[in-house]
Context: one part of a larger RNA
Molecule: large-subunit ribosomal RNA, domain VI
Organism: Candidatus Portnoyibacteriota bacterium
């Protein structure tokens, strides 16, 4: 672009796939087999390791924050050395979980038959049947109506874009949500996690003293400050006008 309206759900003609690989125990069984020594298997259950897919509750890694502590610089709180420790939400992640199962079916190789002339017998073939392999086609996992033979159901008469707030979406278009009929970002508040009990101000307080005081430090105000990538909740702000 086309399939001749939008939008959703599908069917699957085909086509990808390795999605499973190797091993180990153990049960069959001290069975079969064997004078005896010894000593299996088909099936059955379970593991480990690798690959594979997919997630984040656990564990660990990062990690924005907190807090402790050295040196300095300003000093009210601090700043920097991304300075050394010690915890860690969310998210990403692997060394973490979770799944990777089980067997059938159909059509054949090769073989194996049955039933049968050609040839009154025989004969698996010549008609016609009936089994038969880790092969091959299905189950199993994904893509799939551009499969021009362009499909199928169902709703609907308009839809789509540019802007603007925005995402667990994401190189950049693209997907998804919202735009006052409004919870889409901020932001306020509540909770929730996360450190671990701010600051000030009281009381006490080792030791110090020129006897006037200094004074580490510790208790309480205080499960406090502080910080929250979660959640909910409030139209405060900003999705205006429009094209």
């Nucleotide at each position: 672009u086309g399939u001749u309206g939008u939008u959703g759900u599908c069917u699957g003609a085909g086509u990808g796939g390795a999605a499973c690989a190797a091993u180990c125990c153990u049960u069959u069984a001290g069975u079969a087999c064997g004078a005896g020594a010894g000593g299996a298997a088909c099936g059955g259950g379970g593991g480990u390791u690798g690959g594979a897919u997919g997630c984040c509750u656990c564990u660990g890694g990062u990690g924005a924050g907190c807090a402790g502590u050295u040196g300095u610089c300003a000093u009210u709180u601090g700043g920097c050395a991304g300075g050394c420790u010690g915890c860690a939400u969310a998210g990403c992640u692997a060394c973490g979980c979770a799944u990777u199962a089980u067997a059938u079916c159909g059509a054949u190789a090769a073989g194996a038959g049955c039933u049968g002339a050609a040839u009154g017998c025989a004969u698996c073939u010549a008609a016609g049947c009936u089994c038969g392999a880790a092969g091959c086609g299905a189950u199993c996992c994904g893509c799939a109506a551009a499969a021009c033979g362009a499909g199928a159901c169902a709703a609907c008469u308009a839809a789509g874009g540019c802007c603007g707030u925005u995402g667990a979406a994401g190189a950049a278009g693209a997907c998804a949500a919202c735009g006052u009929u409004g919870a889409u970002a901020g932001a306020g508040c509540u909770a929730u996690u996360g450190u671990g009990u701010a600051a000030g101000u009281u009381u006490c307080a080792a030791g110090a003293u020129u006897c006037g005081u200094c004074g580490a430090g510790a208790a309480a105000u205080u499960c406090a400050g502080c910080a929250u990538a979660u959640a909910g909740u409030u139209a405060c702000u900003a999705a205006g006008a429009g094209c």